[in-house]
Source information
Small-subunit ribosomal RNA from an uncultured organism, 1391 nucleotides, folded computationally. The coordinates come from a structure-prediction model, not an experiment, and the mean pLDDT is 84. Rfam family: Bacterial small subunit ribosomal RNA. Gene Ontology terms of the family: structural constituent of ribosome and ribosome. The RNAcentral record of the sequence draws on ENA, Greengenes and SILVA.
RNA sequence: GAACGCUGGCGGCAUGGCUAAAGCAUGCAAGUCGAACGCGAAAGUGGACUUCGGUCCGCAAGUAGAGUGGCGAACGGGCGAGGAAUGCGUUUCUAACGUACCCCGAGCACGAGGAUAGCUAGAGGAAACUCUGGGUAAUACUCGAUAAUCCCGGUGGGUCGCAUGACCCUUCGGGCAAAGCUCCGGCGGCUCGGGAUCGGGAAAUGUGCUAUCAGGUUGUUGGUGGGGUAAUGGCCUACCAAGCCUAAGACGGCUAGCGGGUGUGAGAGCAUGACCCGCCGCAUCGGAACUGAGACACUGUCCGGACUCCUACGGGAGGCUGCAGCAACGAAUCUUCCGCAAUGAGCGCAAGCUUGACGGAGCAAUGCCGCGUGAAGGAUGAAGCCCCUCGGGGUGUAAACUUCUGUCAGGGUUUAGCAAGCUCUGAGCAAACCCAAAGGAAGGGGCGACUAACUCUGUGCCAGCAGUCGCGGUAAUACAGAGGCCCCAAGCGUUAAUCGGAGUCACUGGGCUUAAAGGGUGCGUAGGCGGAUCUGUAAGUGUCUUGUGAAAUCCCACUGCUCAACGGUGGAACUGCUUGGCAAACUACAGGUCUUGAGCUCGACAGAGGCAAUCGGAACUCUAGGUGUAGCGGUGAAAUGCGUAGAUAUCUAGAGGAACGCCAAAGGUGAAAACAGAUUGCUGGGUCGAUGCUGACGCUGAGGCACGAAAGCGUGGGUAGCGAACGGGAUUAGAUACCCCGGUAGUCCACGCCCUAAACGAUGUGUACUAGGUUCCGGAGGUUCUGACGCCAUCGGAGCCGAAGCUAAAGUGUUUAGUACACCGCCUGGGGAGUACGGUCGCAAGGCUAAAACUCAAAGGAAUUGACGGGGGCUCACACAAGCGGUGGAGCAUGUGGCUUAAUUCGAAGCAACGCGAAGAACCUUAUCCAGGGUUUGACAUGUAUGGAUUAGCUCUGUGAAAGCUGAGUGACGCGGUUUUCCGUGGAACAUACACAGGUGCUGCAUGGCUGUCGUCAGCUCGUGCUGUGAAGUGUCGGGUUAAGUCCCUUAACGAGCGAAACCCCUGCCGCUAGUUGCCAUCAGGUUAUGCUGGGGACUCUAGCGGGACUGCCGGUGUCAAACCGGAGGAAGGUGGGGAUGACGUCAAGUCAUCAUGGCCUUUAUGCCCUGGGCUGCACACGUGCUACAAUGGCGUAUACAAUGCGAAGCAAUACCGCGAGGUGGAGCAAAUCGCAAAAAGUACGCCCCAGUUCGGAUAGCAGUCUGCAACUCGACUGCUUGAAGUUGGAAUCGCUAGUAAUCGCGUAUCAGCAAUGACGCGGUGAAUAAGUUCCUGAGCCUUGUACACACCGCCCGUCAAGUCAUGGAAGCCGGGAGCGCCCGAAGUCG
Repeated sequence: GAACGCUGGCGGCAUGGCUAAAGCAUGCAAGUCGAACGCGAAAGUGGACUUCGGUCCGCAAGUAGAGUGGCGAACGGGCGAGGAAUGCGUUUCUAACGUACCCCGAGCACGAGGAUAGCUAGAGGAAACUCUGGGUAAUACUCGAUAAUCCCGGUGGGUCGCAUGACCCUUCGGGCAAAGCUCCGGCGGCUCGGGAUCGGGAAAUGUGCUAUCAGGUUGUUGGUGGGGUAAUGGCCUACCAAGCCUAAGACGGCUAGCGGGUGUGAGAGCAUGACCCGCCGCAUCGGAACUGAGACACUGUCCGGACUCCUACGGGAGGCUGCAGCAACGAAUCUUCCGCAAUGAGCGCAAGCUUGACGGAGCAAUGCCGCGUGAAGGAUGAAGCCCCUCGGGGUGUAAACUUCUGUCAGGGUUUAGCAAGCUCUGAGCAAACCCAAAGGAAGGGGCGACUAACUCUGUGCCAGCAGUCGCGGUAAUACAGAGGCCCCAAGCGUUAAUCGGAGUCACUGGGCUUAAAGGGUGCGUAGGCGGAUCUGUAAGUGUCUUGUGAAAUCCCACUGCUCAACGGUGGAACUGCUUGGCAAACUACAGGUCUUGAGCUCGACAGAGGCAAUCGGAACUCUAGGUGUAGCGGUGAAAUGCGUAGAUAUCUAGAGGAACGCCAAAGGUGAAAACAGAUUGCUGGGUCGAUGCUGACGCUGAGGCACGAAAGCGUGGGUAGCGAACGGGAUUAGAUACCCCGGUAGUCCACGCCCUAAACGAUGUGUACUAGGUUCCGGAGGUUCUGACGCCAUCGGAGCCGAAGCUAAAGUGUUUAGUACACCGCCUGGGGAGUACGGUCGCAAGGCUAAAACUCAAAGGAAUUGACGGGGGCUCACACAAGCGGUGGAGCAUGUGGCUUAAUUCGAAGCAACGCGAAGAACCUUAUCCAGGGUUUGACAUGUAUGGAUUAGCUCUGUGAAAGCUGAGUGACGCGGUUUUCCGUGGAACAUACACAGGUGCUGCAUGGCUGUCGUCAGCUCGUGCUGUGAAGUGUCGGGUUAAGUCCCUUAACGAGCGAAACCCCUGCCGCUAGUUGCCAUCAGGUUAUGCUGGGGACUCUAGCGGGACUGCCGGUGUCAAACCGGAGGAAGGUGGGGAUGACGUCAAGUCAUCAUGGCCUUUAUGCCCUGGGCUGCACACGUGCUACAAUGGCGUAUACAAUGCGAAGCAAUACCGCGAGGUGGAGCAAAUCGCAAAAAGUACGCCCCAGUUCGGAUAGCAGUCUGCAACUCGACUGCUUGAAGUUGGAAUCGCUAGUAAUCGCGUAUCAGCAAUGACGCGGUGAAUAAGUUCCUGAGCCUUGUACACACCGCCCGUCAAGUCAUGGAAGCCGGGAGCGCCCGAAGUCG
């Protein structure tokens, strides 16, 4: 240097095999010189001859051609395999060197000789080629001569240099040269010296990763002699010595061409080395030399290997990492082009020849740069498309249309320039002018946030998107399409790569208490750093300076292509290395001085500091004996265990091992680990005080060395207690555990190992500085006359609290986590893993050192708010307890599940579904329930168009199960005209058609509204202020108190709101007002009787308004409080009782079937109408109830006392009929008047006598009554008969704290009737128990832990089937690679 996708008009300048240094067909890429030399054709053509086959001569031509010889071929061109240094870069050195061609200077070139290619004759071979004979030339080769300042060896002298040494002068001896050609102009040849150019060699320094590479080396390191080279050198060799390199990383491994530069970055850096330039290396792989000035030679030679090709099988030929090109590889990289015109190179005297160097063209949007695809005008704005609130808006001056221009592409004409140098010379390029026509020329990506840009439709966790976060499960700005918009533009996106952001390897510029990170501790080597002062030096340092830092690049100025890219000229820069001078502050070095750092001396002091020895008491176990008797022991409870062979208990004596109570602590010591009975001995360190001494002797410390709890290991002891493993007993679903009974190793000692810990202050060591308060330990002072206590100041150590500061916060804070310095160790996302491999240590166990693949998008810290806890504290509730009555058992009623069915419509599902929606399913109700029949603008609404008086209603007919369909008759209304019949017209209605209606169809997880629940629990919040980086806290916590976040007190809080309470209703007492339909004390009248009547307002009552209760009063308690306890008075006492009232929120709680509603679905059906059936189905299960099981009862007779309510399609009295349900009939009553209406339990009397009964009433039969169109499925009630289960209910479970539970009846809504034992109300009778909070359930507040936040129904750990895949192991077997030793050994060089 890109590649891929979509797209693609032109030009300029660049760039273009990064992969296989894997392999190559074909052509070309190095020749030239006749003025070095000897040879020397042919085609063709002219002429002559001819036997017509041909022969000879001339021209072609001394041409082509090969050969000898010279120069070149070592340059140019390509590539980067190898190579971490024999390389490269920079700076020096060569007194240790070379240099053909070129330039300058000086001199020289005499004589002789023998060959050999070519050629010719022959021979071999398929070929390549080779061999033999003959003969030839030279600037080829050889010999001789001459010769120096040249080379070699020696003598004497001088000058110079950092050393070896260099140079000059003198003299002696020895040695070495040459070539000619010629167009006569010249070109060459030889020697010496100099120059220029290009090279060889050396030194210093810089130059990737790796220590899981720590030791390497025998020509190795040095010396002497010799050899070799242009030249130094172990470069080579013989001998001698034993050195040399290495932690500043030798040796080894991996990777890599190096530099100028390039990309990026503010810079420091990081990454890189395409194109261009310099250097190096290579040329199929390996080796070797030859020639030459130069090579160990890309297109030379020789040998060996691999590969390819030819072959007559004997043998030969070849090397594109030159330019094109092929095939292969790969995501990927071009023409088998033109020309030597220019620039350069080789040869030549030159003309010239050669040149895939080079100059050009071609291909590729690969990059950079420039241009165009038109310009101006043009609508309240066409069409199309998109959106829409249906009004409109967007695309959009955009288009159309009008006027104009002419870049580029296309066609044509001409020639400034690239051409230098008089003429000539252009492969290719370029320039100017003319013609035509808006004509031929726009796409790509994006639009959820990051990030500029939004809507509709489709899709429905599907299809898909995605750089990260994340979108998609029916309203997707995130998928797909469309419209619109945004960004770039002949490109636009994607992928890959580098730098940046990333202070995320931190030199600039980070960290290590808890996030990753301080080594377990000390001693100490190297190293790093180091007190005060003086003198000197000048390495570092500063400044000036010398040379260099190639060119190109970058930067600046000017300038050339129309501009730009690109190029030219000049400058600056290249931050580097180097030369010399100056300076001497700082560091360093050398020398001197000092005392404050450090150490020493002396005197005291404290201490579980260490080692050794000796001694002691308590406890325990064991042994022996005594006393003594049935248990002991152990646990939550037990059992195993011990005990009549005498335990436990108790006493005496003895033995043993381990540990050292009290003192004892917030204590002490030690480097850490650690250290505790007492005494003695030995010994380390520390502190205080004092005088003097040494004179920086210091700090840290990679490696190293030493110490290092417990467990463990080895050898030998010891073993009382305890006690892994193990045995037994329990617990448990199991219990390889927790508990119990035993018990081995171990724990103890000696010696030797191990070397790890949450070895922790999770905080390395040292030094200096930076508020205090307080306690303790160890010293030595001051104060008072002495002393004690006290107080004051001080040194060292151990704690607590705290200012500043620091910290993410928690916290830390003179014992620093503050401010600084010095040195060491360590960290760089989580997992994999402190693992594997390697090394090393260890007897082993294992330790130390220490990865990667792969995988995740987190892992983590501190704090906050919640939630949760088989955490804690406080408190409450019929939560439990204390009681009363039930449910669960029976029969029936009712709801649900299940089953069944043509259908048994749907919903509700723990509490908070299940006598729930449903306060009335025979039809209706009733539903996409089922079967069947029918209907399609519809049962219902609105609009438009057309029709026309047909319609509605009524009567009748046919058909049908009905709905409906069919037919006939009769028959309307308003307005206008009109005498009327009638005519016209209109609204409703009807018919047809179209819009539409309709849907109890789906989604309650799209919604509104309503409701349930926590819960009538006491909570839930806000403003301002304050605190905190912040989430947030405070307030709302704390102390009391309450039913209550109720109130009081305290208080960085002060206030406020929604809740609680109060206000409202009912009820309890009293008063006032009113007095009918209610009432009746008094008065009067009347009746068998009754407020029946006059009357009355007293009473009851009715229904309106008031009063009353407020901890107001007293006593006590309490903080002078709030409040609580007790009492008085009172109808009522501390909320008097009951109701209504339900905070912020939770449960995606319930309801699309009350209603409303988005979206979807349906439209001769999922709409609508109808008949019949079903919703009542019954092996079963559950919930809620009723009735019972009886004597506190049942039955019979008699008899007393309510309240709430309801009544006109109604309640219905008296009366009569019926045993009864009921019927007949109808007074009265729209109701404080009449009716429903009998209240029942109760009371009185009587019967029953404990039984499946005079209990209980299910079931069943018969006969009836009532409602209704209709009681078969499927109503209620009545009478007679029947008379089931059931004798108080397992586990479990529900309600209730007073007018409550229990028990008794009455009423009402719905309603034709009723499955009501339900629901909602009403009154009658009327208890027991608790005054507690251990437990169960739920709730509130505070606090605590948390790895939970979908919040414990959380989170989360381990194992796991069949089958399959990958990897490893495996007796062995097979193949390959490498190392070491030895043997053979090509070419070639030297001898």